[in-house]
C1' cells in the first nucleotide's frame, strides 16, 4: 500500500432491525455475636462521525484503534 477481522457496564460476554443479555466486581438489605459464605435487591455499556429506515448495536459510507494475511 491492498484484503480481512474485532471495537458492547469496572472485566469478560450474548445480541438476525422494534425494552440491551449473562457473569464476575461495586452498593444495600436479609442471615450471622462479628466476619465469610448463602439469599434477594440495586447501579453501571454499544469506538466516533454521517448516510439509509418510521425505527440502527445490527445496513451502507467514511474515520480512528487493535489483531492477522499477502506484497
Nucleotide at each position: 500500500g491492498c484484503u480481512u477481522c474485532u471495537a458492547u457496564a469496572g472485566u469478560g460476554u450474548a445480541g438476525u432491525g422494534g425494552u440491551a443479555u449473562c457473569a464476575c466486581c461495586u452498593c444495600a438489605g436479609a442471615u450471622u455475636c462479628u466476619g465469610a459464605u448463602u439469599c434477594u435487591g440495586a447501579u453501571a455499556a454499544c469506538c466516533c462521525c454521517g448516510g439509509u429506515u418510521c425505527g440502527a448495536a445490527c445496513c451502507c459510507g467514511g474515520g480512528u484503534a487493535g489483531g492477522a494475511g499477502c506484497u

The RNA shown here (transfer RNA) has 71 nucleotides and comes from Ogataea polymorpha. The source organism's lineage runs through Eukaryota, Opisthokonta, Fungi, Ascomycota and Ogataea. It matches the Rfam family "tRNA". It is annotated as a transfer RNA.